[in-house]
RNA sequence: UGGCUGGCUAGGCUGGGAGGGUGACGUCUCCUACUCUACAAAUCGUCGUUGGUGGGGCCGAAGCCCGGGGGAAGGGGCAAACUGACCUGUCACGGAUUGCGGGGAAAGCGUCGAAACCCUGUCCAGCGGUGGUCUAGGAAACGGCGAACCGGGCCAGAUCCGGAAGGAAGCAACCCUAACUGUCAAAUGGACGCCCGCUGGGGGCGGGGUGGAGCAGACUCCAAGACACCGGACAGGUUAAGCGUUUCGACUUCCGGGCGUGCCAGCCA
Numbered sequence: 001u002g003g004c005u006g007g008c009u010a011g012g013c014u015g016g017g018a019g020g021g022u023g024a025c026g027u028c029u030c031c032u033a034c035u036c037u038a039c040a041a042a043u044c045g046u047c048g049u050u051g052g053u054g055g056g057g058c059c060g061a062a063g064c065c066c067g068g069g070g071g072a073a074g075g076g077g078c079a080a081a082c083u084g085a086c087c088u089g090u091c092a093c094g095g096a097u098u099g100c101g102g103g104g105a106a107a108g109c110g111u112c113g114a115a116a117c118c119c120u121g122u123c124c125a126g127c128g129g130u131g132g133u134c135u136a137g138g139a140a141a142c143g144g145c146g147a148a149c150c151g152g153g154c155c156a157g158a159u160c161c162g163g164a165a166g167g168a169a170g171c172a173a174c175c176c177u178a179a180c181u182g183u184c185a186a187a188u189g190g191a192c193g194c195c196c197g198c199u200g201g202g203g204g205c206g207g208g209g210u211g212g213a214g215c216a217g218a219c220u221c222c223a224a225g226a227c228a229c230c231g232g233a234c235a236g237g238u239u240a241a242g243c244g245u246u247u248c249g250a251c252u253u254c255c256g257g258g259c260g261u262g263c264c265a266g267c268c269a
Stems, first nucleotide, its partner, number of pairs: 001269008011059004015032005023047004036055004063259009074248005082242002084239008093231003097226002101222004108215002116210007123201007131194001132192005141183004151176003159168003
């Protein structure tokens, strides 16, 4: 001086990034690798180049730091050409819905009387009735009950006063009343699966009259409409998901540089 083994110390690692407000970090949210932990923190905590105050674990002269390139999860910004989403409008193009006209074949109804017209019942609405029913109401009347005391009358017994005669207050019972309550005439109010009348409506189901030969509906075809409900087309607008662009970038990979590589003991060369 070099190597190996053991011990020690300085030291290192125990995450990083994006967003959200800050000069920065943390407490919050998210992403990534998955890689300890307690406490406090928004009128906030901290200021060391990447938080503070503590407690652990691992490595240990091991490593740490800086710069640049590639790939890349994910975050942020911008934009609006295309796709998407949403809104508005237009179009009757395909459906759906719907009114009208014309044609067709069959069946149906019709001289036991079609269409059309008139009257009318049923039905609906409104109004009315010294009509009806129900209900509310309830003077008076007739009852029921009835004041434990704090209502009335009469008050046995008992009590009190008195020598006595007698007197005083007075409970229960009895009588009455207030209150409560039952029935209920009338006035009055309300409601009707009721009745009657008047006015209007409606044309479903009926009846009657005039009339005297057609009639309505479904199906199908043709023609021209209405309607933006579904689909479609077109135009305009909004949004920003996809896509585009830019930026930061966990993680990973490559290159270059800087600092550090110490102390003790034993053995070998």